[in-house]
RNA sequence: GGCGACCGGCGUACGGGUGCGUAACACGUAUGCAACCUACCUUUAACUGGGGCAUAGCCCCGAGAAAUCGGGAUUAAUACCCCAUAACAUUGCGCUGAGGCAUCUCAAAGCAAUUAAAGCUCCGGCGGUUUUAGAUGGGCAUGCGCGACAUUAGCUAGUUGGUGAGGUCACGGCUCACCAAGGCUCCGAUGUCUAGGGGUUCUGAGAGGAUUUACCCCCACACUGGUACUGAGACACGGACCAGACUCCUACGGGAGGCAGCAGUAAGGAAUAUUGGGCAAUGGGCGCAAGCCUGACCCAGCCAUGCCGCGUGCAGGAUUGACGGCCCUAUGGGUUGUAAACUGCUUUUGUACGGGAAAAAACCCCCGGUCGUGUACCGGGGCUGAUGUUACCGUAAGAAUAAGCAUCGGCUAACUCCGUGCCAGCAGCCGCGGUAAUACGGAGGAUGCAAGCGUUAUCCGGAUUUAUUGGGUUUAAAGGGUGCGCAGGCGGAACGGUAAGUCAGUGGUUAAAGCCUACAGCUCAACUGUAGAAUUGCCAUUGAUACUGCUGUUCUUGAGUAUAGUUGGAGUGUGCGGAAUGUAUCAUGUAGCGGUGAAAUGCAUAGAUAUGAUACAGAACACCAAUCGCGAAGGCAGCUCACUAAGCUAUAACUGACGCUCAGGCACGAAAGCGUGGGGAUCAAACAGGAUUAGAGACCCUGGUAGUCCACGCCCUAAACUAUGAUCACUCGAUGUUGGCGAUAUACAGUCAGCGUCUGAGCGAAAGCAUUAAGUGAUCCACCUGGGGAGUACGAUCGCAAGGUUGAAACUCAAAGGAAUUGACGGGGGCCCGCACAAGCGGAGGAGCAUGUGGUUUAAUUCGAUGAUACGCGAGGAACCUUACCUGGGCUUAAAUGGGAGACGACCGCUGCCGAAAGGUGGCUUUCCCGCAGGGGACGUCUUUCAAGGUGCUGCAUGGCUGUCGUCAGCUCGUGCCGUGAGGUGUCGGGUUAAGUCCCAUAACGAGCGCAACCCCUAUCCUUAGUUGCCAACAGGUAAUGCUGGGAACUCUAGGGAAACUGCCUACGCAAGUAGUGAGGAAGGCGGGGAUGACGUCAAGUCAGCGCGGCCCUUACGUCCAGGGCUACACACGUGCUACAAUGGCCGGUACAGAGGGCUGCUACCUGGUGACAGGAUGCAAAUCUCCAAAACCGGUCUCAGUUCGGAUCGAAGUCUGCAACCCGACUUCGUGAAGUUGGAUUCGCUAGUAAUCGCGCAUCAGCAAUGGCGCGGUGAAUACGUUCCCGGGCCUUGUACACACCGCCCGUCAAGCCAUGGGAGUUGGGGGUACCUAAAGUCGAUAACCGUAAGGAGUCGCCUAGGGUAAAACCAAUGACUGGGGCUAAGUCGAACAAGGUA
Repeated sequence: GGCGACCGGCGUACGGGUGCGUAACACGUAUGCAACCUACCUUUAACUGGGGCAUAGCCCCGAGAAAUCGGGAUUAAUACCCCAUAACAUUGCGCUGAGGCAUCUCAAAGCAAUUAAAGCUCCGGCGGUUUUAGAUGGGCAUGCGCGACAUUAGCUAGUUGGUGAGGUCACGGCUCACCAAGGCUCCGAUGUCUAGGGGUUCUGAGAGGAUUUACCCCCACACUGGUACUGAGACACGGACCAGACUCCUACGGGAGGCAGCAGUAAGGAAUAUUGGGCAAUGGGCGCAAGCCUGACCCAGCCAUGCCGCGUGCAGGAUUGACGGCCCUAUGGGUUGUAAACUGCUUUUGUACGGGAAAAAACCCCCGGUCGUGUACCGGGGCUGAUGUUACCGUAAGAAUAAGCAUCGGCUAACUCCGUGCCAGCAGCCGCGGUAAUACGGAGGAUGCAAGCGUUAUCCGGAUUUAUUGGGUUUAAAGGGUGCGCAGGCGGAACGGUAAGUCAGUGGUUAAAGCCUACAGCUCAACUGUAGAAUUGCCAUUGAUACUGCUGUUCUUGAGUAUAGUUGGAGUGUGCGGAAUGUAUCAUGUAGCGGUGAAAUGCAUAGAUAUGAUACAGAACACCAAUCGCGAAGGCAGCUCACUAAGCUAUAACUGACGCUCAGGCACGAAAGCGUGGGGAUCAAACAGGAUUAGAGACCCUGGUAGUCCACGCCCUAAACUAUGAUCACUCGAUGUUGGCGAUAUACAGUCAGCGUCUGAGCGAAAGCAUUAAGUGAUCCACCUGGGGAGUACGAUCGCAAGGUUGAAACUCAAAGGAAUUGACGGGGGCCCGCACAAGCGGAGGAGCAUGUGGUUUAAUUCGAUGAUACGCGAGGAACCUUACCUGGGCUUAAAUGGGAGACGACCGCUGCCGAAAGGUGGCUUUCCCGCAGGGGACGUCUUUCAAGGUGCUGCAUGGCUGUCGUCAGCUCGUGCCGUGAGGUGUCGGGUUAAGUCCCAUAACGAGCGCAACCCCUAUCCUUAGUUGCCAACAGGUAAUGCUGGGAACUCUAGGGAAACUGCCUACGCAAGUAGUGAGGAAGGCGGGGAUGACGUCAAGUCAGCGCGGCCCUUACGUCCAGGGCUACACACGUGCUACAAUGGCCGGUACAGAGGGCUGCUACCUGGUGACAGGAUGCAAAUCUCCAAAACCGGUCUCAGUUCGGAUCGAAGUCUGCAACCCGACUUCGUGAAGUUGGAUUCGCUAGUAAUCGCGCAUCAGCAAUGGCGCGGUGAAUACGUUCCCGGGCCUUGUACACACCGCCCGUCAAGCCAUGGGAGUUGGGGGUACCUAAAGUCGAUAACCGUAAGGAGUCGCCUAGGGUAAAACCAAUGACUGGGGCUAAGUCGAACAAGGUA
């Protein structure tokens, strides 16, 4: 000299972390402390003298595993002790003055008592003690502000105050003793739950709402709880002691610990970083300083977590808009897209290399200067960089190193294809997906944002959807059932005072940061700095005085009183009355009464019902009576009396704002119900019986008990409704009515108070309200905030009970609701129509057969049509074909057509073989034109290629066509008008019609599609024409016939025209029109018939007539062929035919149509055959020829039977068509001769040339299953009172919870599943409180023995307490057998609601 331990000083109470606790003077803000403290720092004044005892360290010894501890010896100090000195300090006493804020405070004079210090030095100073003032930091107190729940309403014994004492830095029940009984609370005490507070931040126009991460201020905490020590400051994050939980060490005796410091680990979790560098800067502590310490801090690392900036290139490039992708109307076009390629340019960033700031200036060292000479101040020089291979600059090469995510149905910017087929999936809300998905998945394209994008979570906004700004309450959620009324809120006129509210000015404060504005610094910005503004608040002060408040004096109009009159079904109690009902007795009297849709139960021969008389009982009060009156509401009705209350009017006498409203409170409060005691006639829950019914626990009927009535006491709810709170003021009218006044008077007006109706402005979503407001304003109260859960649960409270009041949540839905509109519907109403009913005629349903369908069967029995509006329907004709089905055999550019290329010269025709045929395989034969002689062209066949083909699916992708409502009278538009609008009006109303036909009226005026008419047939006449039709007159002729000449009259044919219009008459009517056995007329009121089908409905029918989108098949789901099937047959249904017979059958005879058809045809006539038909033959492409009548009529027969009815079925023999009649044709003849004797419930057609009946023709077609369909004529009726009912329809109106529209909608129980929740014997856990026991550490108090010279200590005792234990109760949460209801779910059972919902 250095280092280390130790003694001493200062610091460790700062800085850093976290948000457990705390609803509080914790925080914010503004004040106060005359009730206070403050180390270091500044400042004022004074002092710093003397003495003493120890102890750590060091040394020795010992105990222990350790932590650590004990003993002995010795030692220092600015450590500790004693003495001195002392105040302007402190305490006490006390006089004067001043001030204030009650206690008091300050200043000056005086007296008394108490108390201090430490040294070091380089001699400059640095320290130490006492003291003054300040600064800084704190402490305490107070006003105001600052969560939720009242299903927390009472809390409190040191509690509130006083006196005294103690304690504290300081006031104070802070603590103690005594005294008093206070204190807080609906302006929310107490309790429970939640929570650090603020500056700020986000949002919002603001007012507000939400928020407290980062930064700043304050608070609280440091493993949990308690405690003090030290200190200026702590009851102390990295100090101490104790208790507890946990972890670790241990030699089991005992010890150690506290990351809510920085990193880091684990766990938890959707999720959150490096065990980095440095004290270089800033700041802090200590130090004179050098310096040391500092996970404060400065830097770096990780993370697109946020904000900001930059880049990923720029320009050119389309006379081919490349390739590829995607889409389409597909020889091509569009788009990706100037995008790419290609050409030129640039180099931010990145990479490489080189250079290179600022953050650094102090402290400190050296030199110089200033002055007051010094370690002071100033100047110069020097030293110091973690970041850092920094920022920045330069150079180089090179488009080089760099784009994603979400979305594309609407909101919301952006569209197509494919796949999928209510699947897979999407979805914020609405919603999308069931075969054409812009909504799912993929692709292409597009849009948005961009180093990000999207999702999720959360907050504000939109949301005037909690409404102070800025909402409502008749019907949408919402007026308390009504009154009285304390608190509270609000309050008439005049004058004065005051200045609390209010308004204005000024001052203080409103920390900084942030926000805003301006400027500045990083290349910009983010970021940062400087300045300003703002900080809407609070406090103080000065002023103003209109309004409000307070106060004083007045006033009368609000309110009340008085006097006089008047009104009422106002209330309470007493008495009385008649009718009716029931019962009883007596009498008359006899067989029913009663009741219903109809009945029955019931009553009645023991005499009912009915009638008469008498008596009794209870209840209610007809007429008056009303759209009326009274009352606060509930409510109140025979008459009378007593008591009580109220309204109104008149007078304007009195008081002088005495008023209005009203949370809580009190009272009243229909019916039902409850308790006690009466009463009990009627009616009548429950109950019984009878009916009805599928059932009938109902509706209907017969009985009938509580109850209904009275007294007293409860209950306290109603659609307690005017769904409309009370009071006051104002605001057009009309009309009715009640009570009063004035007046002679209900003549008539007026006025006050009521009760109604209608209608303006205004209001209202509309309906509507409208001086009795839902209008315009004022005051006060009550109530509402989507539907359900639910007026429920729990709790509290009231009640005898029933139950009332107060009153949630979980969960669930995307609606629930109001008013109005248009439809549709109604077992709502009104008017009207239709073969709708009724009146008639004839049928169907029973039989046999035919035909279609279902079902069944089958290899197939192809497919479609299915209430009306499918079922003799597609089909107007299935033996093959048709044919689509089945079996089997074939073909693959194919059965047909077109284009290209090639081959051949044919194709056709004749013919062989295999085969069921299709088909396969051969033979013979075989073109034309031009022509330059190479060839070209035409035609045809074959090969190949490009186009095929599909009766496969979807009629719910479609066109077209059709059925039906319905030939019903409707359906709409323009303009105008009305309504916020949907929409209405027109189109309704009064008449009339077949008709929305027409007329009148009319905020409508017009128009369109429908109706009607125009068209066709038919009924009459005229005219023209006169063959194939006609034949009156004339002539000829025949057996006969318009057969012939001729005629043009008639019939007829087919062209044109006339005619019918309620035109005329009568009646009714305004008219339209209607009526008439009217006239006239062929026809009369649309003459008859047809064609003609509005807007629309039924996702009606048809992809199998045809067309067509999409999908599907392609050696088959195409196509050809043969055979089979569509014709099956226990059965059921529809449509028909034939019958059951005498109005008929059979036989014979004799007449009369119309409309159609006819050459592969109709066929006269002749011959043959019993006949179907056959063989001949003639006419006719048709008013020419032909098909061509039957019922009817005349005569005969049958005589009521399963027949001379009926004809099925079967047998035999035939005919015809056809390639072919087996499955599977029609017809003929002979034979056979079934069921059936008029048809149950039910049901169909038809109103006049109709029904009924009779035949004829045609289409399809070789033929025919045709009895079907479509037409034609012959004969030819009956009935309609009428619109009550059934069905369908039209118009108007009404109700509606329906709108897929009543085949609608929809509620509850029960049965199944899921979810949340209440109760529940209990069980478990939690926080808090109470009482008692025990009690650590520790402060405080007490203390004789022991230690110490002393200060003091040890020990002991006491009080208190954390903790522990015990006990009883309350609260909260979880769980619990079982149990209650609730919600949701697919379908089910039974009944209910919506219409008069079938009992409102």

Model confidence (mean pLDDT): 83 of 100. Predicted 3D model of a 1400-nucleotide RNA (small-subunit ribosomal RNA) from a metagenome. Rfam family: Bacterial small subunit ribosomal RNA.